[in-house]
Predicted 3D model of a 349-nucleotide part of an RNA (small-subunit ribosomal RNA, central domain) from an uncultured bacterium.

Context: one part of a larger RNA
RNA sequence: CUGGGUGUAAAGGGAGCGCAGACGGUUGCGUAAGUCAGAAGUGAAAGCCCUUGGCUCAACUGAGGGACUGCUUUUGAAACUAUACAACUAGAGUACUGGAGGGGCAAGCGGAAUUCCUGGUGUAGCGGUGAAAUGCGUAGAUAUCAGGAGGAACACCGGUGGCGAAGGCGGCUUGCUGGACAGUAACUGACGUUGAGGCUCGAAAGCGUGGGGAGCAAACAGGAUUAGAUACCCUGGUAGUCCACGCUGUAAACGAUGAAUACCAGGUGUUGGCACGCAUAGCGUGUCGGUGCCGGCGUUAACGCAUUAAGUAUUCCACCUGGGGAGUACGUUCGCAAGAAUGAAACUC
Numbered sequence: 001c002u003g004g005g006u007g008u009a010a011a012g013g014g015a016g017c018g019c020a021g022a023c024g025g026u027u028g029c030g031u032a033a034g035u036c037a038g039a040a041g042u043g044a045a046a047g048c049c050c051u052u053g054g055c056u057c058a059a060c061u062g063a064g065g066g067a068c069u070g071c072u073u074u075u076g077a078a079a080c081u082a083u084a085c086a087a088c089u090a091g092a093g094u095a096c097u098g099g100a101g102g103g104g105c106a107a108g109c110g111g112a113a114u115u116c117c118u119g120g121u122g123u124a125g126c127g128g129u130g131a132a133a134u135g136c137g138u139a140g141a142u143a144u145c146a147g148g149a150g151g152a153a154c155a156c157c158g159g160u161g162g163c164g165a166a167g168g169c170g171g172c173u174u175g176c177u178g179g180a181c182a183g184u185a186a187c188u189g190a191c192g193u194u195g196a197g198g199c200u201c202g203a204a205a206g207c208g209u210g211g212g213g214a215g216c217a218a219a220c221a222g223g224a225u226u227a228g229a230u231a232c233c234c235u236g237g238u239a240g241u242c243c244a245c246g247c248u249g250u251a252a253a254c255g256a257u258g259a260a261u262a263c264c265a266g267g268u269g270u271u272g273g274c275a276c277g278c279a280u281a282g283c284g285u286g287u288c289g290g291u292g293c294c295g296g297c298g299u300u301a302a303c304g305c306a307u308u309a310a311g312u313a314u315u316c317c318a319c320c321u322g323g324g325g326a327g328u329a330c331g332u333u334c335g336c337a338a339g340a341a342u343g344a345a346a347c348u349c
Base pairs, nucleotide, nucleotide: 004320005319006318007303008302012317014201015200016199017198021194022193023192025088026087027086028085030083031082033081034080035077036076037075038074039073040072041071042070048066049065050064051063052062053061054060091191092188093187094186095184096183097182098181103177104176105175106174107173108172109171110154115149116148117147118146119145120144121143125136126135162169163168206247207246208245209244210243211242215241216240220236221235222234223233258316259315260314261313262312263311266294267293268292269291270290271289272288273287274286275285276284277283278282298305299304322349323348324347331342332341333340334339
């Protein structure tokens, strides 16, 4: 390389958009590049294969035939691929109507709680633990009442429930805005699928500049525990956590399961629509879209998966090829840095 694979054994890119490329619905008519058929030329000799001859045989060697799977020219065929033209509506999209939603961005508002400050009441403890101590408190704490400040997060509803491509999204109101779904079948007429590079998004932590800082809390300090205790427990506590702008670009970024299409038993919840029927707070039947559980065929090494496939097929991309060395070294690109991306070998088992 081929082959075989990628839920858990090595292996799906964190996610999307999309140029090139690859692949691509139905019908008619043409062309003939691929394709198929015929013919001609060429495809040196030797070698190879078959038949047969010569050395006593064989090796070796002579003769004849085949093959030389190829190339060129030419004459045809037109199913398939390609291509030109014309047409279609089942794919895809648009329009209209309608309801659902923590989808996104911005502004404003709200109550509970923690902490702090001021004042009142009040007196000796509070706090914390397995038990303690550090700590706080007669300069009046803890508790309790009233007022005020400030920051962060939004109890109940809340749900294997909803939305989003993924990351993710949850108090309320308003504004702007993206997508999906159902119904209608008016319009376009293959406009599609995938997608190397590329571009964009991307939790937490971290970085830069400027704000903010209630609670929590790496580091750090003290108290305990212990043989020790650079920990677990306790008292404190700074970065950080929050906001604005910019960077970083990684996660068990997980369904450890790439995207798309079609087909292949059912049962039962739930969620958003629609239609019909009925004995109408509702129920039943059918249907489309999501989200769960169970289960059959099939599949799997097994576990399991099973119309939301890990089944049956097709298209395209990514990735794997024994363990360690190693996601390391070197080089390159990116980054302010931290580092990220790409990514070996010697050696060893």
The RNAcentral record of the full RNA draws on Greengenes. It matches the Rfam family "Bacterial small subunit ribosomal RNA".